A computed fold for a 91-nucleotide RNA from Metabacillus arenae, annotated as c-di-GMP-I riboswitch aptamer. The coordinates come from a structure-prediction model, not an experiment, and the mean pLDDT is 83.
[in-house]
Order: sequence, then structure tokens, then C1' cells
RNA sequence: UUCAGAUAAAGGCAAACCUACCUGAAAAAUAGGAUCGCAAAGUCACGGGUCUAAGGUUCUGAUCACGAGCCAUGAUGGCCGGGUCGCCUAG
Repeated sequence: UUCAGAUAAAGGCAAACCUACCUGAAAAAUAGGAUCGCAAAGUCACGGGUCUAAGGUUCUGAUCACGAGCCAUGAUGGCCGGGUCGCCUAG
């Protein structure tokens, strides 16, 4: 340096759920608690998947209103792949 990941050691992160809500149209994010789990559950939306639909568009309706379908420029890195930085060493 590379590979690998142990009933190792020192640490790290924090699911569901609850509370708050400063942000957002929403999904979600953020903060605190909680601790399911994770060798990258550090980081990056490049590819795929999934979620949402403000806005756009089509339809219904048609005095209005309401509703439904489609589309990401939004979200998700703890969905998968990939890039990238990194702790330790029974091996």
C1' cells in the first nucleotide's frame, strides 16, 4: 500500500417511535429523546429504483368549485450500483 472484517480494542452513526417545527406545496429535512441495526448507516444525486406533485399538462365538470391521470426541476446515500476520504489489525 492492497485485500479481508474477528464474540478483538478505542471510538462513531442513529431505525421505528415520541416531542418540537426554524424550512418546504408535499415528500422530506432539521433539533431533542430513543437505540432497530450499520465496517463506512462518513461523503457525493453520476446511473437505476422508490416517494412527493408546487408548477406544467390532459380529462371530468362547466356559473363556480371539487376530483382524477401523467411529468422532477424536489426528496431519498439506512433501496441498489458507482465515485471519493477514512479508524483498527486476530489475519

The source organism's lineage runs through Bacteria, Bacillati, Bacilli, Bacillaceae and Metabacillus. Rfam family: c-di-GMP-I riboswitch aptamer. Gene Ontology term of the family: cyclic-di-GMP binding. Of the family's consensus pairs, 100% are formed in the model.